[in-house]
The RNA shown here (transfer RNA) has 72 nucleotides and comes from Dinophyceae sp. TGD. A source record names the gene trnR. Model confidence (mean pLDDT): 81 of 100. Its Rfam family is "tRNA". Rfam classes the family as a transfer RNA. The organism belongs to Dinophyceae, within Eukaryota.

């Protein structure tokens, strides 16, 4: 210098252009002598950033940033 892959909740991740979901962590409760486990409730997302297409974008297109892989 070139190509490719990835970026979504604190963490791990799902989502075929049509309501952004789950697990886990944290918080509260039930239970227990206490704790753990189990169960219940709740919180946590400007979907990396900026544009474009579309009635509608996490999803498609472009640029940028970050991380990784390969080639030179």
């Nucleotide at each position: 210098g070139a190509a490719c892959u990835a970026g979504u909740a604190g963490c791990u991740u799902a989502a075929u252009g049509g309501u952004a979901g789950a697990g886990u962590u944290c918080g509260g409760g039930u239970c227990u002598c206490c704790g753990g486990a189990a169960c219940c409730c709740a919180a946590a997302g400007u979907u990396a950033u900026g544009g474009g297409u579309u009635c509608a974008a996490a999803u498609c297109c472009c640029a940028u940033c970050u991380a990784g892989u390969u080639c030179u």